Predicted 3D model of a 266-nucleotide part of an RNA (large-subunit ribosomal RNA, domain VI) from Elusimicrobia bacterium CG08_land_8_20_14_0_20_51_18. It was read from a public genome assembly.
[in-house]
Context: one part of a larger RNA
RNA sequence: CGCAGGAAACUUGAGGGGAGCUGACCACAGUACGAGAGGACCUGGUUGGACGAACCCCCCGUAUACCGGCUGUCCUGCCAAGGGCAUAAGCCGGGUAGCGGUGUUCGGUAGGGAUAAACGCUGAAAGCAUCUAAGCGUGAAACCCGCCCCAAGAUAAGGUUUCCCAGUCCGCAAGGACAUAAGGCCCCCGGAAGACUACCGGGUUGAUAGGCCGGAAGUGUAAGCAUGGUAACAUGUUAAGCUAACCGGUACUAAUAGGCCGAAGG
Numbered sequence: 001c002g003c004a005g006g007a008a009a010c011u012u013g014a015g016g017g018g019a020g021c022u023g024a025c026c027a028c029a030g031u032a033c034g035a036g037a038g039g040a041c042c043u044g045g046u047u048g049g050a051c052g053a054a055c056c057c058c059c060c061g062u063a064u065a066c067c068g069g070c071u072g073u074c075c076u077g078c079c080a081a082g083g084g085c086a087u088a089a090g091c092c093g094g095g096u097a098g099c100g101g102u103g104u105u106c107g108g109u110a111g112g113g114a115u116a117a118a119c120g121c122u123g124a125a126a127g128c129a130u131c132u133a134a135g136c137g138u139g140a141a142a143c144c145c146g147c148c149c150c151a152a153g154a155u156a157a158g159g160u161u162u163c164c165c166a167g168u169c170c171g172c173a174a175g176g177a178c179a180u181a182a183g184g185c186c187c188c189c190g191g192a193a194g195a196c197u198a199c200c201g202g203g204u205u206g207a208u209a210g211g212c213c214g215g216a217a218g219u220g221u222a223a224g225c226a227u228g229g230u231a232a233c234a235u236g237u238u239a240a241g242c243u244a245a246c247c248g249g250u251a252c253u254a255a256u257a258g259g260c261c262g263a264a265g266g
Base pairs, nucleotide, nucleotide: 001153005164006163007162008161009160010159011158015150016149017148018147021049022048023047024046025045026044027043033038051107052106053105054104055103059101060100061099062098066094067093068092069091070090071086072085073084074083075082076081111145112144113143118138119137120136121135165266167178168177169176170175183261184260185259186258187203188202189201190200191199208254209253210252211250212249213248214247215246217243218242219241224237225236226235227234228233
C1' cells in the first nucleotide's frame, strides 16, 4: 500500500514445512517342521539404543559479588571491627532465580484410502487352459490422509461475532478541508518478549517496575557483651546475623500531564 466504510476479537485452511529409525528379551513353544542337529511363521507383552520436542519437581553444571572462610599489603589514629588491591571475581568452600544437560516427561504409532512387486477370483479370445483382454479382490517403511507447526498478499486477498458513524467549512457538482466516533498510536512503567523493530502486561477506576513488609531459599551461628583460658581460642547470648534474580502483600516512589491519527448513503 492492497484486500471498495472504519474498527476489535475469534477463526476456515488453498498451500507449505516437520516427524517417519531400530535392537534385544518373554509368552505362544522346545510347539509346527525335521532322522537328528536344530528350530520358526502369526499374535500378544516387556525393555533398550540413537534421534527429536518440551520442561526444571528430582540429579548435575553455571551462577562477576548472595553467605562464609583464608593469605599478603595499604588505609579508616590504635585494639576490635571493617574497606581497597592482589583479574578484567585475590584465593578457597557453598549457593537462590534464570539459563542449561548428563536430568525429567513425551514422540515415531494405531487407523483409513489408493497402489508396487507378488498372490488370487471370475473369464474369454482359443468348447480346454489362463490373475486380464472386459470385470473384481488381497497386498509395502514408498504415495494420499491421519499427528505437530506455519498459513487469506490464497491479489481467487475467505468466514463469524461484536462495536462505531450522517457534524462543520469550501465547492454548482464531482470532490476537497476540518473536527470527531469505535478504535489505535505517540509518550511513560515494565516483561522467562527481544539486536533494532516486533510481541505481551500495565499506566492512579493502578500492584507494571522499584522501595518497604512477610515468606521461601542460601549461607552457617554476626557484631557487642559475658564466662572460661597465660594465650591461640572456646562457650553462651544465637539455628544467629546477612542475603540477588523467587512467592505473596502494600500506593511510599515512578507510570503525571498531554499530544496525534482515525468514518457516510459506504

Overview:
Its Rfam family is "Bacterial large subunit ribosomal RNA". For this family Rfam cites "Crystal structure of the ribosome at 5.5 A resolution" (Yusupov et al., Science, 2001).